The RNA shown here (transfer RNA) has 73 nucleotides and comes from a Candidatus Woesearchaeota archaeon.
Its Rfam family is "tRNA". The family has 954 seed sequences and 5,335,975 matches in Rfam 15.1. Gene Ontology term of the family: triplet codon-amino acid adaptor activity. Rfam classes the family as a transfer RNA.
The sequence is in RNAcentral, with records from ENA.
Taxonomically the source falls in Candidatus Woesearchaeota (Archaea, Nanobdellati).
RNA sequence: GCCUCUGUGGCUUAGUGGCUAUAGUGCCCGACUUGUAAUCGGGAGGUCGUGAGUUCAACUCUCACCAGAGGCA
Numbered sequence: 001g002c003c004u005c006u007g008u009g010g011c012u013u014a015g016u017g018g019c020u021a022u023a024g025u026g027c028c029c030g031a032c033u034u035g036u037a038a039u040c041g042g043g044a045g046g047u048c049g050u051g052a053g054u055u056c057a058a059c060u061c062u063c064a065c066c067a068g069a070g071g072c073a
Base pairs, nucleotide, nucleotide: 001072002071003070004069005068006067007066010025011024012023018056027043028042029041030040031039049065050064051063052062053061
């Protein structure tokens, strides 16, 4: 330099065009307990890597860029 793959709450992840974007874990509050852990209930937290394009409609499709992983020379 070229090719392929990946990027979604703090972390791990589901969602492959259509109503308000999922779950687990962590965090906060409450219940239970003599107290803690465990368990149960509730809550906060996402400009879906960045920008542009296609479309009535984009996390999803296209292009460029950024970051990471792998491969070729």